[in-house]
RNA sequence: GCCGACGUGGCUCAGUUGGUAGAGCAUUUCAUUCGUAAUGAAAGGGUCACGGGUUCGAGUCCCGUCGUCGGCU
Numbered sequence: 001g002c003c004g005a006c007g008u009g010g011c012u013c014a015g016u017u018g019g020u021a022g023a024g025c026a027u028u029u030c031a032u033u034c035g036u037a038a039u040g041a042a043a044g045g046g047u048c049a050c051g052g053g054u055u056c057g058a059g060u061c062c063c064g065u066c067g068u069c070g071g072c073u
Base pairs, nucleotide, nucleotide: 001072002071003070004069005068006067007066010025011024012023013022019056027043028042029041030040031039049065050064051063052062053061
């Protein structure tokens, strides 16, 4: 230099055909207990890497940039 994959709550990851952004773990609170753990319930937490485009509507489609990983030279 070229090619490909990936980038979504603190962490690991879903998100199917473009139509209200979710799960598990973690955190906080409550219940249960003599108390803790475990268990159950609830709550908070997101510029969907960044910028632009298409569209009535974009995490999803298109273009560019950045980062991570892999391959080729």
The RNA shown here (transfer RNA) has 73 nucleotides and comes from a Bacteroidaceae bacterium. Model confidence (mean pLDDT): 81 of 100. Its Rfam family is "tRNA". By type it is a transfer RNA.